[in-house]
């Protein structure tokens, strides 16, 4: 650094619809129309695949942190104030 998979980031309803995906249809192709789904697609942790630097025994302890975000309406929790 990548890929995917688990788990976290209270919770639900409505609604729009960029990405990615699906279907069709156009083209050699890259692509591009349309139409269908779509607001965890982000972070952060856990172990794992692959890859790529670097270091060189190998393990154990100790401290410290454990969030930040998430289109619009509306709504429960929950914690703080004030009436």
């Nucleotide at each position: 650094g990548u890929c995917a998979c688990c788990g976290a980031g209270g919770a639900g309803c409505g609604u729009u619809g960029c990405g990615a995906c699906c279907u069709g249809g156009a083209g050699u192709a890259a692509u591009c129309c349309a139409g269908g789904c779509c607001a965890g697609g982000c972070u952060c942790g856990g172990g794992g695949g692959c890859u790529g630097c670097g270091g060189u025994c190998a393990a154990u302890u100790u401290u410290u942190u454990u969030a930040a975000c998430g289109g619009c309406g509306c709504u429960c929790a929950c914690u703080c104030a004030c009436g």

A computed fold for an 83-nucleotide RNA from uncultured Chromatium sp., annotated as SAH (S-adenosyl-L-homocysteine) riboswitch aptamer. Rfam family: SAH (S-adenosyl-L-homocysteine) riboswitch aptamer. Its family is annotated with regulation of gene expression and S-adenosylhomocysteine metabolic process in the Gene Ontology.